[in-house]
This is a predicted structure of a 73-nucleotide RNA (transfer RNA) from an uncultured Cytophagales bacterium. The prediction has a mean pLDDT of 80. Rfam family: tRNA. It was read from a public genome assembly.

RNA sequence: CGCGGGAUGGAGAAGUUGGUAUCUCGUUGGGCUCAUAACCCAAAGAUCAUAGGUUCGAGUCCUGUUCCCGCUA
Repeated sequence: CGCGGGAUGGAGAAGUUGGUAUCUCGUUGGGCUCAUAACCCAAAGAUCAUAGGUUCGAGUCCUGUUCCCGCUA
């Protein structure tokens, strides 16, 4: 250089045929308890790596770029 896969809240992952992005853990607040843990309820937190394009509408489709992993030479 070439090929393939990946980048999504603080962490790990899902996201179907393009239709208002979910789950677990964590964090914060409340409840329960003599108290803590556990358990229950609620909330905050992602403009989906980045820049464009297509579309009424893009995490998803197309193109460029950056980074990570693997394969081949």